[in-house]
Context: one part of a larger RNA
RNA sequence: CCUUUGUUAAGGAACUCGGCAAAAUGACCCCGUAACUUCGGGAGAAGGGGAGCCAUACUGAUGUAUGGCCGCAGUGAAUAGGCCCAAGCGACUGUUUACCAAAAACACAAGUUUCUGCCAAGUCGAAAGACGAAGUAUAGGAGCUGACACCUGCCCGGUGCUGGAAGGUUAAGGGAACGUGUUAGGAGUGAUCCAAAGCACUGAACUGAAGCCCCAGUAAACGGCGGCCGUAACUAUAACGGUCCUAAGGUAGCGAAAUUCCUUGUCGGGUAAGUUCCGACCCGCACGAAAGGUGUAACGACUUGGGCGCUGUCUCAACAAAGGAUCCG
Numbered sequence: 001c002c003u004u005u006g007u008u009a010a011g012g013a014a015c016u017c018g019g020c021a022a023a024a025u026g027a028c029c030c031c032g033u034a035a036c037u038u039c040g041g042g043a044g045a046a047g048g049g050g051a052g053c054c055a056u057a058c059u060g061a062u063g064u065a066u067g068g069c070c071g072c073a074g075u076g077a078a079u080a081g082g083c084c085c086a087a088g089c090g091a092c093u094g095u096u097u098a099c100c101a102a103a104a105a106c107a108c109a110a111g112u113u114u115c116u117g118c119c120a121a122g123u124c125g126a127a128a129g130a131c132g133a134a135g136u137a138u139a140g141g142a143g144c145u146g147a148c149a150c151c152u153g154c155c156c157g158g159u160g161c162u163g164g165a166a167g168g169u170u171a172a173g174g175g176a177a178c179g180u181g182u183u184a185g186g187a188g189u190g191a192u193c194c195a196a197a198g199c200a201c202u203g204a205a206c207u208g209a210a211g212c213c214c215c216a217g218u219a220a221a222c223g224g225c226g227g228c229c230g231u232a233a234c235u236a237u238a239a240c241g242g243u244c245c246u247a248a249g250g251u252a253g254c255g256a257a258a259u260u261c262c263u264u265g266u267c268g269g270g271u272a273a274g275u276u277c278c279g280a281c282c283c284g285c286a287c288g289a290a291a292g293g294u295g296u297a298a299c300g301a302c303u304u305g306g307g308c309g310c311u312g313u314c315u316c317a318a319c320a321a322a323g324g325a326u327c328c329g
Stems, first nucleotide, its partner, number of pairs: 001324008010315002014313001019310001028050004036041001038147001052069007070074001082308007089300002094106002110145007122131003148295004153225003158222002160218005167213003173207002179201004185194003226244005253287001254284001265281005
């Protein structure tokens, strides 16, 4: 010097991104226990007290009361919750990145939409076959939301899905007209021309489903939810009016928020002093209603702010022990 421990005057978070680490609390018995609440909880809330041994009295007994004894200290060794206030997120117990992430992520009960009538839908498999299920719509598959409470607004123009079938468009197939090739034959002095039947090629009209166009419905389907100008007897603001555009112009609730750029917004609280925190305001760059909105008791090795207690985290360092490292033998 390193590692692991122990103790420390006065102070007590001044340390630090942050009380990280350490200290502190601690079992048992008694008293006592708030807001809030889904009435179960919260709660071991918080906070306070007790304990050894001996004698006497009382008691059925555990014990209780009084007196005495010893010690710094009596659950006489060891082991054994720190607590409170406020906010965010997620209801909860649970699950997860084996080996840098345990969470606000996943799951969840519950809500809702949709598909499926059984040889079910869906899935695996060239197929046989299997799962679904030895189940049968109070069942099974898929999607989204995610306890509970109060709620969940407007838009179907686009995309999707469902339904419709009059019209338009539309494939193979059906259908065969015209045309072409070939040549018996005919014509011509000839070169050559015409050309039936058959065969072959080509193939118009006409017929021809779903789909698409079209017509409706549907947003807890994908999604979307405006601009400009003026106006009140101080000023300011605009309940009000005008105008343009749209499928419709954001309702309730919330709001500088896990969302706010400007921004350390402004005001209030807490501090001597607060870019964080809490309560408000609303000018929401760019919240908003199952990619759910707003609340919410309980819960959380979650995140943020504050307080009490406690301490070598620090002011500021010191000493000691054990084991190493190094040096000497």
Record summary:
This is a predicted structure of a 329-nucleotide part of an RNA (large-subunit ribosomal RNA, domain IV) from Schnuerera ultunensis. The coordinates come from a structure-prediction model, not an experiment, and the mean pLDDT is 87. Lineage of the source: Bacteria > Bacillati > Bacillota > Tissierellia > Schnuerera.